RNAcentral holds the full RNA, with entries from SILVA. A computed fold for a 344-nucleotide part of an RNA from a lake water metagenome, annotated as small-subunit ribosomal RNA, central domain. Its mean pLDDT, the model's own confidence on a scale to 100, is 83. Rfam family: Bacterial small subunit ribosomal RNA.
Context: one part of a larger RNA
RNA sequence: UUGGGUGUAAAGGGUUCGUAGAUUGUUUUUUUAUUCUUUAAGUUAAAUGUUAAACAAAAAUUUUAAAAGGCUUGAAAAAAAAUUAACUUGAGUACAGAAGAAGAUAAUAGAAUUUCAUACAUAGGAGUGAAAUCCAUUGAAAUAUGAAGGAAUGCCGAAGGCGAAAGCAAUUAUCUAUACUACUACUGACAUUGAGGAACGAAAGCAUAGGGAUCAAACAGGAUUAGAUACCCUGGUAGUCUAUGCUGUCAAAGAUGAAUGUUAAUGAUUAUAAUUAAAUUAUUUUCAUAAAGUUAACACGUUAAACAUUCCACCUGGGAAGUACGAUCGCAAGAUUGGAACUC
Numbered sequence: 001u002u003g004g005g006u007g008u009a010a011a012g013g014g015u016u017c018g019u020a021g022a023u024u025g026u027u028u029u030u031u032u033a034u035u036c037u038u039u040a041a042g043u044u045a046a047a048u049g050u051u052a053a054a055c056a057a058a059a060a061u062u063u064u065a066a067a068a069g070g071c072u073u074g075a076a077a078a079a080a081a082a083u084u085a086a087c088u089u090g091a092g093u094a095c096a097g098a099a100g101a102a103g104a105u106a107a108u109a110g111a112a113u114u115u116c117a118u119a120c121a122u123a124g125g126a127g128u129g130a131a132a133u134c135c136a137u138u139g140a141a142a143u144a145u146g147a148a149g150g151a152a153u154g155c156c157g158a159a160g161g162c163g164a165a166a167g168c169a170a171u172u173a174u175c176u177a178u179a180c181u182a183c184u185a186c187u188g189a190c191a192u193u194g195a196g197g198a199a200c201g202a203a204a205g206c207a208u209a210g211g212g213a214u215c216a217a218a219c220a221g222g223a224u225u226a227g228a229u230a231c232c233c234u235g236g237u238a239g240u241c242u243a244u245g246c247u248g249u250c251a252a253a254g255a256u257g258a259a260u261g262u263u264a265a266u267g268a269u270u271a272u273a274a275u276u277a278a279a280u281u282a283u284u285u286u287c288a289u290a291a292a293g294u295u296a297a298c299a300c301g302u303u304a305a306a307c308a309u310u311c312c313a314c315c316u317g318g319g320a321a322g323u324a325c326g327a328u329c330g331c332a333a334g335a336u337u338g339g340a341a342c343u344c
Base pairs, nucleotide, nucleotide: 003316004315005314006313007298008297012312014200015199016198017197021193022192023191025087026086027085030082031081032080034079035078037076038075039074040073041072042071043070044069050066051065052064053063054062090190091187092186093185094184096181097180102176103175104174105173106172107171108170109153114148115147116146117145118144119143124135125134161168162167205246206245207244208243209242210241215239219235220234221233222232257311258310259309260308261307262306265289266288267287268286271283272282273281274280293300294299317344318343319342326337327336328335329334
């Protein structure tokens, strides 16, 4: 390499868009140094090989015949490619409808924590398994009133919804996007996948400028302990928040790539439509059982890990190692690509 695989054994890229490439609906016109099949003619010296028959008791030998195969030319069917003309089922667009924490920007709201001020009040408070550090007669904690400031949005709330994924939850306004349902109309294959490439991409981290309530790496102290660079406690700085730029990673998980078609049922569920009082039917979304089938088993099971097709990515014993070196990217941290010796 082939073969075989990729939920959990090695293996699905974090996600989407999309270039090349690969793959590709129905009917039709014409063409073909394209492919394949069938068929006709010619040819393929002899010998050899294969098969059949004859000779022989049998084998071998010998003799005779045939088939298959190759090449050339002609014809027919199918496929493929290019081409002509159309079609509507794939795909898309418009009209109508309803749902949603989808995104961006701005404004506003009420709880709570903290701090400050004032009043009232007096000796404790806080904390723990128990304590201590800590706060407090310079009047704490508690209570009341007021103010400041930042962050997060209780109930509703759900196996619920939306989003390509990351992710998204107070309220209102403006702008923007997708999917879904119904019925016609329009375009007429415009499709699928997608190497490179581009965009997005949690948290932490980095840069600059703000902000700083809470929580809290580092750090300090108190405990615990044989020790305790920890777990527990009291504090506490980066950070956590905003804007702009970078980083580009994760158990980025459904550990399950995308797309299309086919294949029992039952119950629940989201958004609609038809007929309608309900109920039923059709599409759509999310769950729970489960036939067939699959699976090493666990389990999966119309949202497949079933049955098929198309395209991409990836795997090939463990360690060394996601390391070294080189290259590219990055301000850095580091990321991406990515071995070998040796060893079992």